RNAcentral holds the full RNA, with entries from SILVA.
The part of an RNA shown here (large-subunit ribosomal RNA, domain IV) has 359 nucleotides and comes from a marine metagenome.
Rfam family: Bacterial large subunit ribosomal RNA.
The prediction has a mean pLDDT of 87.
Context: one part of a larger RNA
RNA sequence: CCUUCGUUAAGGAACUAGGCAAAAUGGCCCCGUAACUUCGGGAGAAGGGGCGCCCUCUAUCGUGAUAUGUUUACUCAUUAAGCGUAUGAGGGUCGCAGUGAAAUGGCUCUGGUGACUGUUUAACAAAAACACAGGUCCCUGCGAAAGCGUAAGCUGAUGUAUAGGGGCUGACGCCUGCCCAGUGCCGGAAGGUUAAAGUGAGGGGUUAAUCAUUUUCGGAUGAUGAAGCUCUGAGCUGAAGCCCCGGUGAACGGCGGCCGUAACUAUAACGGUCCUAAGGUAGCGAAAUUCCUUGUCGGGUAAGUUCCGACCUGCACGAAAGGCGUAACAACUGGAGCGCUGUCUCAACGAAGGACCCG
Numbered sequence: 001c002c003u004u005c006g007u008u009a010a011g012g013a014a015c016u017a018g019g020c021a022a023a024a025u026g027g028c029c030c031c032g033u034a035a036c037u038u039c040g041g042g043a044g045a046a047g048g049g050g051c052g053c054c055c056u057c058u059a060u061c062g063u064g065a066u067a068u069g070u071u072u073a074c075u076c077a078u079u080a081a082g083c084g085u086a087u088g089a090g091g092g093u094c095g096c097a098g099u100g101a102a103a104u105g106g107c108u109c110u111g112g113u114g115a116c117u118g119u120u121u122a123a124c125a126a127a128a129a130c131a132c133a134g135g136u137c138c139c140u141g142c143g144a145a146a147g148c149g150u151a152a153g154c155u156g157a158u159g160u161a162u163a164g165g166g167g168c169u170g171a172c173g174c175c176u177g178c179c180c181a182g183u184g185c186c187g188g189a190a191g192g193u194u195a196a197a198g199u200g201a202g203g204g205g206u207u208a209a210u211c212a213u214u215u216u217c218g219g220a221u222g223a224u225g226a227a228g229c230u231c232u233g234a235g236c237u238g239a240a241g242c243c244c245c246g247g248u249g250a251a252c253g254g255c256g257g258c259c260g261u262a263a264c265u266a267u268a269a270c271g272g273u274c275c276u277a278a279g280g281u282a283g284c285g286a287a288a289u290u291c292c293u294u295g296u297c298g299g300g301u302a303a304g305u306u307c308c309g310a311c312c313u314g315c316a317c318g319a320a321a322g323g324c325g326u327a328a329c330a331a332c333u334g335g336a337g338c339g340c341u342g343u344c345u346c347a348a349c350g351a352a353g354g355a356c357c358c359g
Stems, first nucleotide, its partner, number of pairs: 001354008010345002014343001019340001027051005036041001038171001052093006061084003067078003094098001106338007113330002118130002134169007146155003172325004177255003182252002184248005191243003197237003202232005209224006256274005283317001284314001295311005
């Protein structure tokens, strides 16, 4: 010097990102216990007092000798010593200290988030993430929908809409506004568009034949061209879908700008105008969201970029990607205080094991 411990004058968080760590609290009995609350809780709230040993008296419960009465019968009734258990009161007594060691909650006030108990990144994250009961929407009539499989088949389910699957939200309380123009979904079927397919006007190719020209009379060349085969093909018929017409937001989503105006000023209930499908309602708001920003005011401190209460100018909250509250709960997260301390001012001493020396 290192590790793990012990003690510490005075101060007591001045340490630090942060009371991290340590200290403190701690058991049982009694007294006492606030706001708030979903009336269950909160609560071991908080805050106090007692606790050893000896003596005397005394309560409870267990067992129950003995004695008395009674009986066919230690049968029943009464009595109740002793022993065990152990309560309360009074008195006494020792120590610094009596749950004498050990095990054994620190507490309070006030925000945020998530209702809660649960679950999770085996081995850096336990959380405000996931789940959850509850809410709501959509699909599904049963050989269900959905899922696995090429299929057979299986799960769903030996279930049947109070059932099953999927999406979102997330106890509870008060609520959940406007927009259907776009996208999606649902419904509609008059009209437009429209595939394969059907029908097949017409056109091309091939050439038996006919005609013309020519001939060495065998034929050659050209034109027209039936039937068949073949290539092609207008028009007409032709479903869903799309176009079209409606509905639908706890479907995907969206929820304005400029100018003027009141008898101080300021502000604008009011008016004008442009645009839109409609222009953000209630509630909340410098917020886990606020850039400017340490916004401004108030509180707490001697002093507060954090915190709490307000204001509203919301860069860029907002109503089931839920809004705002909320008792209880939390190894969650922010702020403040009491107690307590070597966290610190500021370090000291001691112990054990290392380090170091010898072997």